Model confidence (mean pLDDT): 86 of 100. The part of an RNA shown here (small-subunit ribosomal RNA, 5' domain) has 540 nucleotides and comes from an uncultured prokaryote. RNAcentral holds the full RNA, with entries from ENA.
Context: one part of a larger RNA
RNA sequence: GAACGAACGCUGGCGGCGUGCUUAAGACAUGCAAGUCGAACGAGAAAGCACCUUCGGGUGUGAGUAGAGUGGCGCACGGGUGAGUAACGCGUGGAUAAUCUACCUCGAAGCCUGGAAUAACAUUUGGAAACGAAUGCUAAUACCGGAUAAGCCUACGUUUCUUCGGAUCUGUAGGAAAAGGUGGCCUCUCCUUGGAAGCUAUCACUUUGAGAUGAGUCUGCGUUCCAUUAGCUUGUUGGUGGGGUAACGGCCUACCAAGGCGACGAUGGAUAGCUGGUCUGAGAGGAUGAUCAGCCACACUGGAACUGAGACACGGUCCAGACUCCUACGGGAGGCAGCAGUCGGGAAUCUUGGGCAAUGGGCGAAAGCCUGACCCAGCAACGCCGCGUGAGCGAUGAAGGCCCUAGGGUCGUAAAGCUCUGUCAGGAGGGAAGAAGUUAUCUGAGUGAAUACCUCAGGUGAUUGACGGUACCUCCAAAGGAAGCUCCGGCUAACUCCGUGCCAGCAGCCGCGGUAAUACGGAGGGAGCAAGCGUUGUUC
Numbered sequence: 001g002a003a004c005g006a007a008c009g010c011u012g013g014c015g016g017c018g019u020g021c022u023u024a025a026g027a028c029a030u031g032c033a034a035g036u037c038g039a040a041c042g043a044g045a046a047a048g049c050a051c052c053u054u055c056g057g058g059u060g061u062g063a064g065u066a067g068a069g070u071g072g073c074g075c076a077c078g079g080g081u082g083a084g085u086a087a088c089g090c091g092u093g094g095a096u097a098a099u100c101u102a103c104c105u106c107g108a109a110g111c112c113u114g115g116a117a118u119a120a121c122a123u124u125u126g127g128a129a130a131c132g133a134a135u136g137c138u139a140a141u142a143c144c145g146g147a148u149a150a151g152c153c154u155a156c157g158u159u160u161c162u163u164c165g166g167a168u169c170u171g172u173a174g175g176a177a178a179a180g181g182u183g184g185c186c187u188c189u190c191c192u193u194g195g196a197a198g199c200u201a202u203c204a205c206u207u208u209g210a211g212a213u214g215a216g217u218c219u220g221c222g223u224u225c226c227a228u229u230a231g232c233u234u235g236u237u238g239g240u241g242g243g244g245u246a247a248c249g250g251c252c253u254a255c256c257a258a259g260g261c262g263a264c265g266a267u268g269g270a271u272a273g274c275u276g277g278u279c280u281g282a283g284a285g286g287a288u289g290a291u292c293a294g295c296c297a298c299a300c301u302g303g304a305a306c307u308g309a310g311a312c313a314c315g316g317u318c319c320a321g322a323c324u325c326c327u328a329c330g331g332g333a334g335g336c337a338g339c340a341g342u343c344g345g346g347a348a349u350c351u352u353g354g355g356c357a358a359u360g361g362g363c364g365a366a367a368g369c370c371u372g373a374c375c376c377a378g379c380a381a382c383g384c385c386g387c388g389u390g391a392g393c394g395a396u397g398a399a400g401g402c403c404c405u406a407g408g409g410u411c412g413u414a415a416a417g418c419u420c421u422g423u424c425a426g427g428a429g430g431g432a433a434g435a436a437g438u439u440a441u442c443u444g445a446g447u448g449a450a451u452a453c454c455u456c457a458g459g460u461g462a463u464u465g466a467c468g469g470u471a472c473c474u475c476c477a478a479a480g481g482a483a484g485c486u487c488c489g490g491c492u493a494a495c496u497c498c499g500u501g502c503c504a505g506c507a508g509c510c511g512c513g514g515u516a517a518u519a520c521g522g523a524g525g526g527a528g529c530a531a532g533c534g535u536u537g538u539u540c
Base pairs, nucleotide, nucleotide: 001540002539003538004537006536007535008534009533010532013387014386015385016384017383018382019380020379021345026343027342028341030340031339032338035073036072037071040070041069048061049060050059051058052057080298081297082296089223090222091221092220093219094218095217096216099215100214104211105210106209107208108207109206110205112146113145114144115143121136122135123134124133125132126131152175153174154173155172156171157170160167161166180203181202182201183200184199185198189196190195191194224270225269226268231261232260233259236258237257238256239255240254241253242252243251273295274294275293276292277288278287279286280285300321301320302319303318304317323334324333325332326331351377353376354375355374359373360371361370362369363368390420391419392418393417400411401410402409403408424481426476427475428474429473430472434467437463438462439461440460441459442458443457444456445455446454484529485528486527487526488525489510490509491508495524496523497522498521499520505512506511
């Protein structure tokens, strides 16, 4: 000099864009943060309103609505934190002929025929509660059989290629599938307003091939300090058989062999998430890893598996522990390192806000619902950037302050005064972009037996904005409301007077102060930055 997620002191007008627990991975009151689908399925209220009434009630509507249940998909994403980890964790380049991949896209082949249950519900019943138990009824795209098998899987044989591990071709034997929903229509068949089998459109379902995406595993190289850590290792190193996994492998197991690593630093200890980047520097380098992006790890602490395409799962389950809470003492409930917020710790770090309008995500055919992701607003000079606090003229160089050699000098065109301007703030009026979509209807095209339905394109109407009556524009009035901080001995830009008298004090270094101190304190003047200025801390 530059920089900062900063803090502290003095001061503080406005706006834009960012940033904001670096400490206790301490403990957490309260609310919200993951649901959705009635076009998978069975069942199904009440209030209110209307009518009737023997005044007990009943019927209709509300409504096939609400709220539950079965089932599907999602909850493995998104969001947080950096405790652990010196590791194939990360970075970079490869390998997978050792692998998986829901939803999505494209292709191929199908979607036939049966069955037994169970929740909800009802009744009975246990418990303080949390939560159950028994009996009975019922549905499905829930569950379980049978048929079929283009392709797929297993065993055995064959062809071609081969990195000799295997890949590929073909044959025989064996094995494994499925589910329907919704809209529309009578062209064909049956009953004849029309409906059913059926046809059609669309969404689903099953098997399989390919793609895309995502993931697993292996591997070359790189990745902090200590040798005042020198030896470490028994599933250890390798082999065979078996098991296990989506998959290779001591991953696990039995047996066999005795290996494997190490001064090119093993083992041990300390510290630490890694990277793109960020800061600094001419660069080389050094330091660092907040915000944003990629990867990893973790979710009160430790352990475990279940479900699932995917987890050994932050707002899932089970076990153990610590802590907190409820209890009828028998037993139960909980997990903010999600967003706000509280206590604590600390030099120190924000609102228990608005909205799903946009972007993105989940579910749904869609309308839509959910979304503390996100978009916005609030607080904080915490940072960067921009603007303002006025402009021109104005000498009797006014008054006043300070200095003085007492002549004068200086603050100083500074003020006053005159003439203007109108940024920001204030008041009044107008007032966005961010909106793409969605829906109704019309036209055309496609599909189709079809002027249905559905899909696509276009036209017209209606409608969707939290921010926000915000940004922006115009007008009104008015110089009015808006300047401080540090320094002035040298380094280092800026000097005099008074007070003090090695005192009080200053100080980054050198050093000032003991009676004329440009170095202490005050004043006048000056210098530098400026809504900031200094100090402290840290890095280069």